[in-house]
RNA sequence: UUUCAGGGCGGGGUGAAAAUCCCCACUGGCGGUGACGGGCGGCCACGUGCCAUGCCCCCAGUCCGCGACCCGCGAAAAAGGCGGCUGACCCGGUGAGAUUCCGGGACCAACGGUUACAGUCCGGAUGGAAGAAA
Repeated sequence: UUUCAGGGCGGGGUGAAAAUCCCCACUGGCGGUGACGGGCGGCCACGUGCCAUGCCCCCAGUCCGCGACCCGCGAAAAAGGCGGCUGACCCGGUGAGAUUCCGGGACCAACGGUUACAGUCCGGAUGGAAGAAA
């Protein structure tokens, strides 16, 4: 510099009206950590060498950190920047070690809109961005 970078309401009930309520269902951004699983040699001073306590891939919505939304400062305005705000997990099993694996049961999800309260519909957004790749 270029490209990429968020998924999900299907069935039933009530009702004048609900993809918003109730029952069942469905979804899970980015980096880190990470013991299942898979793959492999790698380094070298070239030696009776070193590393298998290794390397690579993969593995968390609830752990750690971040982004999005929102608020403030600033600004003509916008963007960048700085500051703030920012959800939710337990039990059992294995084990040296797991809030990550296995089993079970829970829980969480910005703002505005709407004949009726929204993680799943519409909108800001053909936006922005953690970051990823080339």